[in-house]
Context: one part of a larger RNA
RNA sequence: UUGGGCGUAAAGGGAGCGCAGGCGGGCAUGUAAGUCUUUCUUAAAAGUUCGGGGCUCAACCCCGUGAUGGGAAAGAAACUACAUGUCUUGAGUACAGGAGAGGAAAGCGGAAUUCCCAGUGUAGCGGUGAAAUGCGUAGAUAUUGGGAGGAACACCAGUGGCGAAGGCGGCUUUCUGGACUGCAACUGACGCUGAGGCUCGAAAGCCAGGGGAGCGAACGGGAUUAGAUACCCCGGUAGUCCUGGCCGUAAACGAUGGAUACUAGGUGUGGGAGGUAUCGACCCCUACUGUGCCGGAGUUAACGCAAUAAGUAUCCCGCCUGGGGAGUACGGUCGCAAGACUGAAACUC
Numbered sequence: 001u002u003g004g005g006c007g008u009a010a011a012g013g014g015a016g017c018g019c020a021g022g023c024g025g026g027c028a029u030g031u032a033a034g035u036c037u038u039u040c041u042u043a044a045a046a047g048u049u050c051g052g053g054g055c056u057c058a059a060c061c062c063c064g065u066g067a068u069g070g071g072a073a074a075g076a077a078a079c080u081a082c083a084u085g086u087c088u089u090g091a092g093u094a095c096a097g098g099a100g101a102g103g104a105a106a107g108c109g110g111a112a113u114u115c116c117c118a119g120u121g122u123a124g125c126g127g128u129g130a131a132a133u134g135c136g137u138a139g140a141u142a143u144u145g146g147g148a149g150g151a152a153c154a155c156c157a158g159u160g161g162c163g164a165a166g167g168c169g170g171c172u173u174u175c176u177g178g179a180c181u182g183c184a185a186c187u188g189a190c191g192c193u194g195a196g197g198c199u200c201g202a203a204a205g206c207c208a209g210g211g212g213a214g215c216g217a218a219c220g221g222g223a224u225u226a227g228a229u230a231c232c233c234c235g236g237u238a239g240u241c242c243u244g245g246c247c248g249u250a251a252a253c254g255a256u257g258g259a260u261a262c263u264a265g266g267u268g269u270g271g272g273a274g275g276u277a278u279c280g281a282c283c284c285c286u287a288c289u290g291u292g293c294c295g296g297a298g299u300u301a302a303c304g305c306a307a308u309a310a311g312u313a314u315c316c317c318g319c320c321u322g323g324g325g326a327g328u329a330c331g332g333u334c335g336c337a338a339g340a341c342u343g344a345a346a347c348u349c
Stems, first nucleotide, its partner, number of pairs: 003321004007303002012317001014200004021193003025087007033080002035076009050064005090190001091187003095182003102176007109153001114148007124135002161168002205246006214240002219235004257316006265294007273286003298305002322349003331342004
C1' cells in the first nucleotide's frame, strides 16, 4: 500500500463559512468520451493457462491454443458523462404567526459583603477538632441611621430554552443573527461535503490604559506533624472586572465528523399547527419540530446503543496501525513572551 477500523481497546479535526476537488433528484431528445460487442493488428523466444504428444512414469522436452496490455475499424445506447429542453418532491425566496439566558450597545434596580462618618453600648470579638497568629478600652464585636465603591444577579429555575461550537440567566430600550409552525404564491437542482484558506473559540497567561468590594496563585504568620515547602486558621500581591490588542489551548466530551434515506413500540417535557368536544377554556386525537427516559428487531468483545443509532445503506472530509523513547529532538511557520502547530530516529521491551 491493500485490508480492517475510530463511544470505552490506537483513532472524529474545538466549531463554523467556504475556493478547488469528489459526489449528486424526475422526464424527453441528441452525441458517443467512459462502458459493452465483433473483426483486424501488435506485444521475439522461453515461461504461464488449456488441449494433445515423446522419453517405461515423472521431472524434462515438443506441437497447438488461450489469457492480459497497446493500436485501428465497424456497431450498441441501458448506465456514467456531455449538450439542449422541461418538471417540482431536494434547496431557496415571499407571505402570516408565535417562542427563546442567541449576539452587541446604553441606561436603571434591589439584596448582600467590605470600607467611611455619626448614635447606642462595654469587654471582649473572631477562628478551630482543639488552639494560636489576628482585631479590640486610641472603644472593637453587636445594633441603628447616613454615605462610598466594586462585583455578582437569590426566588422564578425545569435531564426547561437559545446558540455552529466556546457559551448565554436581574430589569428596560435600541440595533441585530438564526431556528420553528402554517400556507403553497415564486425560482427551478440553484444541492451535499470540503484538502488548502478565512473567521469564531472557556479558563489561565501576555501588552497598554483604567478599576479594585469580595475572593485569592505567590508570599508572610499561626497551628498540625518525626518533618509539613500541604490539607486547617489569620493576613495578602498578581489576577479575577472594564476598554483596546495578542495568545489559540482544554476531560474544547455525547470521549460518538457532516449530509440524506429507510427500519416495532411505550412514556414525560418545550414550541407552532390542524381536528374533535364544549357556551368557553382544559382534556382527547393527528401530523411537524426540539429535548429526555424505557424498550423490540438489529448491532456490539462486552458494557451498552436502539428513529437524537453505536441498526440498514450512499456521498464527502478528518484520523489510527504494538508499549516506552515522545507530543520529545531537529527543521519550518506563527507568537512580545509563555508557548502553539507540524513532528521523527537511535535505543529498548
Overview: The part of an RNA shown here (small-subunit ribosomal RNA, central domain) has 349 nucleotides and comes from an uncultured bacterium. The full RNA is in RNAcentral, with records from ENA, Greengenes and SILVA. The prediction has a mean pLDDT of 86. Rfam family: Bacterial small subunit ribosomal RNA. Gene Ontology terms of the family: ribosome and structural constituent of ribosome.